[in-house]
RNA sequence: GGGGCCGUGGGGUAGCUUGGCCCAUCCUGCGGGCUUUGGGAGCCCGUGACCCGGGUUCAAAUCCCGGCGGCCCCA
Repeated sequence: GGGGCCGUGGGGUAGCUUGGCCCAUCCUGCGGGCUUUGGGAGCCCGUGACCCGGGUUCAAAUCCCGGCGGCCCCA
């Protein structure tokens, strides 16, 4: 330099192909409560995210363009 894949709560992950049922799934973490002599476990409630900018559209995590970052392959 060329090509491919990826970027979602504090951590991990589903959703992307075929836009809407999504102010976004589940696990874990964290906070509170119930239970227990206490702790742990269990149950209930809460908490918090779509890498950045632009475009298309009535509507974008999803499609398009550019950028940034990571991984792999070729040279």